[in-house]
Transfer RNA from a bacterium, 73 nucleotides, folded computationally. Rfam family: tRNA. It is annotated as a transfer RNA. The prediction has a mean pLDDT of 82.
RNA sequence: GCGCUCUUAGCUCAGUUGGUAGAGCAUUCCCUUCACACGGGAGAGGUCACAGGUUCGAGUCCUGUAGAGCGCA
Repeated sequence: GCGCUCUUAGCUCAGUUGGUAGAGCAUUCCCUUCACACGGGAGAGGUCACAGGUUCGAGUCCUGUAGAGCGCA
């Protein structure tokens, strides 16, 4: 330099032909306990890496940029 894959909550990851962004763990509160743990319930937390394009509508499709991994030279 070229090709492929990946980037979504604090962490690990889903997201099924484009149609309201989710789970587990963690965190906050409540119930339970003398108290803690376990268990049950509720909540908060997201510019879906960044920018642009297509579309009535984009996490999803297209282009560019950045970062990470693999391969080739």